[in-house]
Context: one part of a larger RNA
Molecule: large-subunit ribosomal RNA, domain V
Organism: Candidatus Omnitrophota bacterium
RNA sequence: CCCGCGACUAGACGAAAAGACCCCGGAACCUUUACUGUACCUUGGUAUUGGAUUUUGAUCCGACAUGUGUAGGAUAGGUGGGAGGCUGUGAAGCCUUGGCGUUAGCCGAGGUGGAGCCAACCUUGAAAUACCACCCUUGUUUUAUUAGAAUUCUAACUCAUUGCCUUGAAUCAGGCGUGAGGACAAUGCCAGGCGGGCAGUUUGACUGGGGCGGUUUCCUCAUAAAAGGUAACUGAGGAGCACAAAGGUUCUUUCAGCACGUAUGGCAAUCGUGCAUUGAGUGUAAAGACAUAAAAGAGCUUAACUGCGAGACCUACAAGUCGAGCAGAUGCGAAAGCAGGUCUUAGUGAUCCGGUGGUUGCAAGUGGAAGCGCCAUCGCUCAACGAAUAAUAGGUACUCUGGGGAUAACAGGCUUAUCGGGCCCAAGAGUUCACAUCGACGGCCCGGUUUGGCACCUCGAUGUCGGCUCAUCACAUCCUGGGGGUGGAGAAGCUCCCAAGGGUCCGGCUGUUCGCCGGUUAAAGUGGUACGCGAGCUGGGUUCAGAACGUCGUGAGACAGUUCGGUCUCUAUCUGUCGUGGG
Numbered sequence: 001c002c003c004g005c006g007a008c009u010a011g012a013c014g015a016a017a018a019g020a021c022c023c024c025g026g027a028a029c030c031u032u033u034a035c036u037g038u039a040c041c042u043u044g045g046u047a048u049u050g051g052a053u054u055u056u057g058a059u060c061c062g063a064c065a066u067g068u069g070u071a072g073g074a075u076a077g078g079u080g081g082g083a084g085g086c087u088g089u090g091a092a093g094c095c096u097u098g099g100c101g102u103u104a105g106c107c108g109a110g111g112u113g114g115a116g117c118c119a120a121c122c123u124u125g126a127a128a129u130a131c132c133a134c135c136c137u138u139g140u141u142u143u144a145u146u147a148g149a150a151u152u153c154u155a156a157c158u159c160a161u162u163g164c165c166u167u168g169a170a171u172c173a174g175g176c177g178u179g180a181g182g183a184c185a186a187u188g189c190c191a192g193g194c195g196g197g198c199a200g201u202u203u204g205a206c207u208g209g210g211g212c213g214g215u216u217u218c219c220u221c222a223u224a225a226a227a228g229g230u231a232a233c234u235g236a237g238g239a240g241c242a243c244a245a246a247g248g249u250u251c252u253u254u255c256a257g258c259a260c261g262u263a264u265g266g267c268a269a270u271c272g273u274g275c276a277u278u279g280a281g282u283g284u285a286a287a288g289a290c291a292u293a294a295a296a297g298a299g300c301u302u303a304a305c306u307g308c309g310a311g312a313c314c315u316a317c318a319a320g321u322c323g324a325g326c327a328g329a330u331g332c333g334a335a336a337g338c339a340g341g342u343c344u345u346a347g348u349g350a351u352c353c354g355g356u357g358g359u360u361g362c363a364a365g366u367g368g369a370a371g372c373g374c375c376a377u378c379g380c381u382c383a384a385c386g387a388a389u390a391a392u393a394g395g396u397a398c399u400c401u402g403g404g405g406a407u408a409a410c411a412g413g414c415u416u417a418u419c420g421g422g423c424c425c426a427a428g429a430g431u432u433c434a435c436a437u438c439g440a441c442g443g444c445c446c447g448g449u450u451u452g453g454c455a456c457c458u459c460g461a462u463g464u465c466g467g468c469u470c471a472u473c474a475c476a477u478c479c480u481g482g483g484g485g486u487g488g489a490g491a492a493g494c495u496c497c498c499a500a501g502g503g504u505c506c507g508g509c510u511g512u513u514c515g516c517c518g519g520u521u522a523a524a525g526u527g528g529u530a531c532g533c534g535a536g537c538u539g540g541g542u543u544c545a546g547a548a549c550g551u552c553g554u555g556a557g558a559c560a561g562u563u564c565g566g567u568c569u570c571u572a573u574c575u576g577u578c579g580u581g582g583g
Base pairs, nucleotide, nucleotide: 001583002582003581004580005579006578007577008576010575011574012573014570015569022404023403024402025401026400027399028396029395030394031393034201035200036199037198038197041193042192043191044190045189046188047187048186050153051152052151053150054149055148056147057146058145059144062141063140064139065138067136068104077135078134079133080132081131084118085117086116093112094111095110096109097108098107099106100105157181158180159179160178161177163176164175165174166173204216205215206214213233217239218238219237220236221235222234240385241283242342243341247301248300249299250298251297252296253295255279257275258274259273260272261271281290282289284347286345287344288343305328306327307326308325311322312321313320317386330339331338332337353379354378355377356376357375358374359373361372362371411458412456413454414453415452417451419447420446421445422444423443424442428438429437465540466538467537468536470532471529472528473527474526475525478503479502480501481498482497483496484495485494486493505519506518507517508516509515546564547563548562549561550559551558552557
């Protein structure tokens, strides 16, 4: 060196299972005061569903009653006719009694009585309820219809049947009876309520993983790299209006501040003089702009108009913006002219659907009309603001599926804020003396053991804390060794340099690493090795399914809160290592 055999498992990001954690898309179950339905339940109407009585309403017809402004015999409903009407079939008057009533009277019933009573006349807008007819107001009452309520009946309907029959056996069914209930119940249809019992679904996005928080449309500035444009959970601020003058026009004026002067009056009120180019002011943020004013006043006013619009800016579209000029009518101005809102840039919402006003348009054979169109206008924090629906929340550790290392948790990588270490400077402490020792304020490096940041390999799987076993390396050395300094007398120390050969404990508590405690030791080192090591072991912790407590939640459930319980697979092909044999 080649070939075997027996072992061991460090590696082959070993095998197995298209990761169960996480995120994204989808699904399924579960919950509820999510949305929308729905079974059931309930209430009402109606049909099956009939009779009677009482009662309460409504309506029609009939009868009867009823009617008071003032003046006036007096309680005059309206209009017309009308000169007479009522009365031994019992007038006036009187007694008893009922009803109405504005308390004056009116209308009845009974008795008595035994012959008269009322009208036209006077008053009045209107004349007799003297008499007749048609009506009005209010009320009483009969009949009828209808509606409601209560009670009751039996014949629908329901239930029971121990009787009889079909039927020779028969606890079924039917029929005939009997009994109980009874127009109720039950059932059909229609409508209201309730309704996670059940069903279908929804429950946004951005995001230095996701969640929580924040944001989502518009305006101004910076970022923005001297045209325009330009991102981020970059840095700062604003808007979701206001104004009938704060608009138009004509005319006029100049501010803030400072100095000086001036009763109360002062730093600062009002007044005067001077200086004052913009520092004031401009409804509202900022930027740009404006003293020729866009700023500050006064007069007159409504162009904060109608119909249009050459041509441009911006721009994927849809939108957005500017606009001379023409026609009409108007305001101000002597006129030239200016005026289609406001110094400019925010103050906003497409389409559908619907409302309102107008309208020479259409109008399903024709005429109308319903309806539609056109013009004007109104109704959205549709704010997730280019607005998916008129209308929508949650849980899943019982979970499932498709994907992702496009994206988190472990480990690695990069970085090194944080962490650990070294060096420089030397204010100071050290009685004196910066540097025995310590070293502020600062500066320069190193390491890659902490906590992080990033999200680069891995989600068709790289098993995760601690312990056990077995280790191996670094040296920034815990002990042992050799030195320098000392604020080293000696001893014991402190500090620095060299040095990795060897060594570096046993117990109690806790799952613990760590830590605290007890007892030793020369010492009980610090780190790296996928926080070494689960195809070597364990499985106490964490991190499935069961269960409980506390807390949170209406609930399903949830909790770096707690508690009891809870399947750790692999026969070694290659590399590697150890032992052994042959050539």